């Protein structure tokens, strides 16, 4: 796009079309084929009317009209057309073009002639009879255009004999003569001179020609299956005969043995064919409704009759099935005609009107018949047309509804409203065309035609159409809105419900589900489903492919087939051109016209690419002839070669045997063990046996068709190649089928068997190990003969020929070259790299995967499956050929970027190693899990949670639990009102709070304001949920060196290059190279602290020199020299030297220097990853709660405790503990504070109290050093736990604080597997301070200084990371992907004992009707014919054995999906 459609929702009108695609299933009822009296005999009745008789509400009979009418019959024509259907049919059935010299043709036209004389019947009818009926029998009468006989008769037919002409083979045509045969039917009507004649109309017979319609034959075309390969006996042909309208095995007798098929016979399945229809640019593909041509069929099968024509839809006979009637004896029927019914089905109409028109049958005609046809009815089934109003109208409506950022926006000029129109609609009126004929009359006239005139004929239909009136009045839906694909929002739902053509959507913000608003598309329709074509170049003729995506046969030979070198000539099959015929009509296309337009219809034209005939052309193909040498082959000479077959020979090695020497092991592995060995192995020497394979040469080398071929020699033998002044003359290429060869394994028979070695055994490995490894070991491997016929049989690349830049090797031969030189050239092979070109890319590239030609093979999504069935080959194993159901939306190729690898290379890091000290064991602290609980609030969970949020939970905090309360609030803003509120006292209460009393404000520009309370509305509040809706912030990879961009270049593209490579660095740091050149974020540097120096400035810091004081202290005067403080500078850059290096740079205990190669430390964290963490810091979308999930208060809980983990502290002691004495920091903090000092207390602390708002005062050191003691113990170690007594903070230390004193004195004697930190002022160790904070569970954390080590060979390994490269079936990226069995459910399918059908054929038996043949009895008007009988053929039926095919099936096999 289309449809003979169906279904869902909806539905105003008209025109034109269409309407059982399924059950060729069965049919009630009515109708669909009759007509002719001008062929014939016979011939009513109802009714009307006239009148008669009688036994008079009536009966009987008659005349006329009806009426020579109707029914029925004889006869003629028709019934073979028209109408229906598509069962059958794969075929001369159809289409197209021919043939008929092999034929027929009623009615019609035409030519010529004729229609004379007789005869006997049969229906109807009458009578009788049978039967339920259908119908039938017997007897009698009768007519004809029914039937029969005779005659005439030719230009008919046949036979015979001459003649002429023609063709395309058999042959055909036309004359002539003779012979034979052989026809008819009459009817109506007119005239007339009336028994005769002349006409007219119709009819009949014969003949000629035609037209029309058919029969038959032929070329070409006409579906699928080869898992159908052979079929055929009247079969193929001949001779003769029969038969037919006609040819013919059409039939028969005889003879011959043919015919057909790979160019697809036979068989199976499916199917009417065509013009055409749909689609498509076309070529094609699919279809064959309506209309038209043709064929076939008429309940199923068979058969003939009649006839011009049938083997006959509404005829006959027989058989069968079914239905109906029946008196059971018998009969009747055939809607695939029009309507209609049942049934089937998703589905397809009225038991209508009319012969008015067109056409058909009959008739001289009128006329009759006609479910053909013309019309109407039903149905949106389709196509076409029209309408459902038009114009104006913004307060852009506060309408409803929807959205919203709450401002508004949409619906929307839409509505209302104003004006207008009336197609439709309603009512009324007018009202067609389609009608021409026919018939009758008149004229010319004998008649037709013709001319004039007249009567009449319409189903549709009072329809179309027109006019008037009325009034916007009667008239819009359906689908869709994620992309494809035009059209977007809200709500609901929450992987549910559902959607879906493909991709896919839905798991709490769904433009995808459902609803709504809005929008888009089409519109009396719109969607869905089904089917066909297109897109699909996705079967490729036009117009595809086969190295790796599916696809080259394993290889050769070769018949058929296909294709084929140069020249000349002939022919004209193909080819090309002209002309002619045909290609039906309709349809398509063009033009014109008719319905108001269109659909539709009419007319004209064109086209129909085809076939046939004829005339030409001769280039190409073909064919014939002649010729040529370049393709191909032959001959001569020559060398190369693991080419093949057979035989003979050889040495090395393994093993075995015998003997010698010799002794304890051998062997084997990652390590072992099994195994062998004191019965003497292994090792070694000698000899012998036997089998298999042939080191070196050896090569990208050679040969062969491939498989394949490797010691030497000989024989036989194939091919290729080189050279040659020879020869043949296209002899060629390819090749379905066929034939041959064909690795390994395997099979059969017979040998052989050294080594190796499936199976097998043992030993190991392992969770297991039916494996890898080891020790053994049988088939086999070897030979002969015979099978098998497959391989990743690979160059994953069929064969042949020609053409198309080059370079470098190598093999063979020949040639050139001063030829025993180098070198060069040619031909034939064999390799590497590459240009053009090709390719999806990879790659190929004269050995093509390039450019062309020829032939063969093969492919058409993945799986199922190279499976099943069948066939065939094979001894078997198995091979060849080779599906379908079902299932998936992919499977696959090449390349790219990542990621990954128990891949590779390079490199780094406290990563390992080397060291030091810890953790893991104990006790305690803290955190977490778990458990418990009314609650133990919440979050964080590998690294990257767990002394984390929390830098400080007794109340508060606090979010949790219990209980008591509040409801516009605990806080804020605006508005209104009040003037106090607060405070204090009392009462109740656990408090919040409630009640009572007391008290009563400040400022003011006098408007008011501050403050508080009450009220009201807008508003609040939520540590409720979602960190997977978010912002911000943070962790981690990782302070790792990476991550990118612009332009250019390369690539079809993803993408690459740059960023790789060679060096170097801590570094993508730098240098060199370089189709790249530059740039950005990172690195580094800039910033801070620290190490040295200088300058400036000296108070609260400092005190060298000069003084003073005494409390001997920089305390004071004084001074800034030094330290220090805090500002500015300097200094370090591989700058210098040497060595190496192109350079970058590296090395040196180099020099100098406070510092040396980044001096040390910090801040600083690229693109990104982990849906990492946080909605409980904060902010925030959405959702949720609103007398509660909000707010206030008291108490409790977050501190629980069989247990497990993490992080720490203290220890286990003598490098120590205890006691006494004594020395040295840095960085901080301090007013609700730090607190000197004094007194009291054992102490925590208390009471006094100076200084300090701080370089001024205070907090304020320890390890260390000196002295003493302890002597290796659960201790003078260790301090948990517990009892008692206190101190301090605080409203309050019970749950639940810290500290002090006295007493108590637990575990623990250095810690398993495993594991952590650290590379120098580091680890270790020692103290000090701060934040938070009333106090403190701090042993935490963040800072500060004191003392102060050991070790690093090195990068194999573990972990993490960077760069390059490689493989990949991974991309959620190896925590990936994924294989097979088993278990469960479902689905289709193979096999299967069997069982139930279907189909075609064969053999035999039986055998109806009919036809053919024969025939004595009977009939017969008797030379005929018939009945009957016999035989043949014959549908159907029966029997039998097989074949093909389908359904079901216990059980069973594999497969698919989940």
């Nucleotide at each position: 796009g289309a449809c003979g459609a169906a279904c869902g929702c909806u539905g105003g009108c008209g025109g034109c079309a269409g309407g059982c695609u399924u059950a060729a299933c069965a049919c009630a009822u009515g109708c669909a084929a009759g007509u002719c009296g001008c062929a014939c005999g016979a011939g009513a009745a109802c009714g009307c009317u006239c009148g008669g008789g009688c036994u008079u509400u009536g009966c009987c009979g008659g005349g006329g009209c009806a009426a020579g009418u109707a029914c029925a019959g004889u006869g003629g024509c028709g019934g073979a057309c028209g109408g229906g259907u598509g069962c059958g049919u794969a075929u001369c059935g159809c289409g197209u073009a021919g043939a008929u010299a092999a034929c027929c043709u009623g009615c019609c036209c035409u030519c010529a002639g004729g229609c004379g004389c007789g005869g006997g019947a049969c229906a109807a009818u009458c009578g009788c009879g049978g039967g339920a009926a259908a119908c039938c029998g017997c007897g009698g009468c009768u007519a004809a255009u029914a039937c029969c006989g005779c005659a005439c008769g030719a230009c008919g037919u046949c036979c015979a004999g001459g003649c002429c002409c023609c063709g395309c083979a058999u042959g055909g045509g036309g004359g002539c003569u003779g012979g034979a045969u052989g026809a008819a039917a009459c009817c109506u009507u007119g005239g007339u001179u009336u028994u005769g004649c002349c006409g007219a109309g119709g009819g009949c017979c014969u003949u000629u020609g035609g037209a029309u319609g058919g029969g038959u034959c032929u070329g070409c075309g006409u579906c699928g299956g080869a898992u159908u390969a052979g079929c055929u006996u009247g079969u193929u042909g001949g001779u003769g005969a029969g038969g037919u309208a006609a040819c013919g095995g059409c039939u028969c007798a005889c003879c011959a043995a043919g015919g057909u098929a790979a160019c697809g016979a036979u068989c199976c399945g499916u199917a009417g064919c065509u013009g055409g229809u749909c689609u498509g640019a076309g070529a094609g593909g699919a279809c064959g409704a309506u209309c038209a041509g043709u064929c076939a069929c008429a309940c199923u099968g068979g058969g003939a009759c009649u006839g011009a024509g049938a083997c006959a839809c509404g005829g006959c006979c027989c058989a069968g099935a079914c239905u109906c009637c029946u008196a059971c004896g018998g009969g009747a029927g055939g809607c695939a005609g029009c309507a209609g019914u049942g049934g089937g089905g998703a589905a397809u109409c009225u038991u209508g009107c009319a012969c008015a028109a067109u056409g058909g049958g009959g008739u001289c005609a009128c006329c009759c018949c006609u479910g053909a046809u013309g019309c109407a009815g039903c149905c949106a089934u389709g196509c076409c047309g029209c309408g459902u109003g038009g114009a104006g109208g913004a307060a852009g409506a506060c309408a409803c509804c929807c959205c919203u950022a709450u401002g508004g926006g949409g619906c929307g000029u839409a509505a209302a409203c104003u004006c207008c129109u009336u197609u439709u609609c309603u009512g009324a009126g007018a009202g067609a065309a389609g009608a021409a004929c026919c018939c009758c009359c008149u004229g010319u006239a004998g008649g037709u035609u013709c001319a004039g005139g007249g009567u009449g004929u319409g189903a549709c239909g009072g329809u179309a159409u027109c006019u008037c009136a009325g009034g916007a009045a009667u008239a819009a839906g359906c689908a869709c809105c994620g992309g494809c694909u035009a059209a977007c929002u809200c709500c609901g739902u929450g992987c549910c419900a559902g959607c879906a053509g493909c991709c896919g959507c839905g798991g709490u913000a769904a433009u995808a589900c459902g609803g709504a608003g809005g929008g888009u598309g089409c519109a009396a329709g719109c969607g869905u489903u089904g089917u066909c074509c297109g897109g699909a170049a996705u079967c490729a003729c036009u117009g595809g492919g086969c190295g790796u995506a599916a696809a080259g046969g394993g290889u050769g030979c070769g018949c058929a087939g296909g294709c084929g070198g140069g020249g000349c000539a002939g022919c004209a099959a193909g080819u090309c051109g002209g002309a002619g015929g045909u290609g039906a009509a309709a349809g398509c296309c063009c033009g014109u016209g008719g319905c108001u337009c269109a659909a539709c219809c009419a007319c004209g034209g064109a086209a129909g690419c085809g076939c046939c005939u004829u005339c030409g052309a001769a280039a190409c193909u073909g064919u014939u002839g002649c010729u040529c040498u370049u393709g191909a082959g032959u001959c001569c000479c020559g060398g190369a070669g693991a080419g093949g077959u057979u035989g003979c020979c050889g040495g090395a090695a393994u093993u075995c045997g015998u003997g010698g020497u010799g002794u304890a092991g051998c062997g084997g592995u990652g390590a072992a063990a099994u195994g062998c060995g004191u019965a003497g192995a292994u090792a070694u020497c000698a000899c012998g046996a036997g089998g298999a394979a042939c080191a070196c040469c050896a090569g990208a080398g050679g040969c062969g068709a491939a498989a394949g071929c490797g010691g030497g020699c000989a024989a036989c033998u194939g091919g290729a190649c080189g050279g040659g002044u020879a020869c043949u003359g296209a002899c060629g290429c390819u090749c379905a089928g066929g034939c041959a060869c064909g690795a390994a394994a395997g099979c059969g028979c017979g040998g052989g068997g050294a080594g190796c070695a499936a199976a097998c055994a043992g030993g190991a490995u392992u969770a297991g190990a039916u494996a890898c490894c080891c020790u053994g070991g049988u088939a086999g491997u070897c030979c002969g003969c015979g099978c098998c016929g497959u391989a990743a049989a690979c160059g994953a690349u069929g064969a042949a020929u020609g053409c198309u830049c080059g370079c470098c090797g190598u093999u063979a031969u020949u040639c050139c070259g001063c030829c025993u030189a180098a070198g060069g050239a040619a031909u034939a092979g064999u390799g590497g790299c590459u240009a053009a070109g090709c390719u999806a890319a990879c790659g190929c590239g004269u050995u093509a995967a390039g450019c062309a030609u020829u032939c063969c093979g093969c492919c058409u999504g993945g799986g199922g499956a190279g499976u099943a069935c069948g066939a065939u080959c094979g001894c078997a194993a198995g091979g060849u050929u080779g599906a379908a159901a079902c299932u998936c939306a992919a499977a696959g190729g090449a390349a790219u970027u990542g990621a990954c690898g128990g891949g590779g290379g390079c490199c780094c890091g406290c990563a390992c190693a080397a060291g030091c000290g810890g953790a893991g064991g104990a006790g305690c602290a803290u955190g977490u899990g778990g458990u418990u609980u009314a609650a133990u609030u919440c979050g964080a969970u590998g690294a990257u949670a767990c002394g984390c949020g929390a830098g400080g939970a007794a109340c508060c905090u606090u979010a949790c639990c219990c209980g008591g309360g509040c409801u516009a609030u605990a806080a804020u803003g605006c508005c209104u009102g009040u003037g106090a509120c607060a405070g204090c006292u009392c009462u109740g209460g656990a408090a919040a709070c409630a009640g009572a009393g007391u008290c009563u404000u400040c400022c003011u520009u006098c408007g008011g304001g501050a403050c508080a309370c009450a009220g009201u509305g807008c508003a609040a509040g939520g540590u409720g949920c979602u960190g997977c809706a978010u912002g911000g912030c943070u962790g981690u990879c990782g302070u790792c060196a990476g991550c990118u961009c612009g332009u250019g270049c390369c690539g079809u593209g993803a993408g690459g290059u740059g960023u790789u490579g060679g060096g170097u660095u801590a570094a993508g740091u730098c240098c060199c190279u370089u189709a790249a050149c530059g740039a950005g974020c990172g690195c580094a540097a800039c910033c801070c602290c620290u190490a040295u120096c200088u300058u400036u400035a000296g108070u609260u810091g400092c005190c060298a020199g000069c003084a003073c004081u005494u409390u001997u202290a920089g305390g004071u005067g004084g001074g800034c020299a030094c330290u220090c403080u805090a500002a500015a500078g300097a200094a370090a850059c591989u700058g210098c030297c040497u060595a190496c290096g192109u350079a970058a740079g590296u090395a040196g205990a180099g020099a100098g220097g406070a510092a040396g190669g980044a001096g040390g430390g910090g801040a600083u964290g690229a693109c990104g990853u982990c849906a990492a963490g946080u909605c409980a810091u904060c902010a925030u979308g959405g959702c949720c709660c609103u007398u509660a999930u909000g707010c206030c208060c008291g108490g409790g809980g977050c501190u629980a405790c069989a247990c497990a983990c993490a992080u720490g502290c203290u220890a286990c002691a003598a490098u120590g503990g205890u006691g006494g004495g004594u020395a040295c920091a840095g960085a901080g903090g301090g007013a609700a504070g730090c607190c000197a000092c004094u007194u009291g207390g054992c102490a925590a602390c208390a009471a006094g109290g100076a200084g300090c708002u701080a370089a001024u005062c205070c907090c304020a050191a320890a390890a260390g050093c000196c002295c003493a003691u302890c002597a290796c113990a659960g201790u003078u170690c260790g301090g948990a736990u517990u009892g008692g007594a206190g101190u301090c903070u605080g409203c309050a230390a019970c749950u639940c604080g810290a500290c002090u004193c006295c007493a108590u004195g637990a575990a623990g004697c250095u810690g398993g597997a495993u594991u952590c930190g650290c590379u120098a002022g580091u680890a270790a160790u020692c103290g000090u301070g701060g934040a938070u904070c009333a106090g403190c569970a701090a042993c935490g954390u963040c800072a500060c200084g004191g003392u102060g080590a050991a070790u690093a060979c090195g990068u194999u390994c573990c972990c993490g990371g960077g760069c390059c490269u490689u493989g990949u079936a991974c991309a959620c990226a190896c925590c990936g992907c994924c294989c097979g069995u088993c278990a469960a459910g479902c689905c289709a399918u193979g096999g299967a004992a069997g069982u139930c059908g279907g189909g075609a054929g064969u053999a035999c038996c039986u055998g109806a009707a009919g036809c053919c043949a024969g025939u004595a009895a009977c009939c017969g008007u008797a030379c005929a014919g018939g009945a009957g009988c016999u035989g043949g053929u014959g549908a159907g039926g029966g029997u039998a054995a097989g074949c093909c095919u389908g359904g079901c099936a216990a059980c069973u096999g594999g497969g698919g999906c989940u």
A computed fold for a 1458-nucleotide RNA from an uncultured bacterium, annotated as small-subunit ribosomal RNA. The sequence is in RNAcentral, with records from ENA and SILVA. Rfam family: Bacterial small subunit ribosomal RNA. The family has 99 seed sequences and 42,628 matches in Rfam 15.1.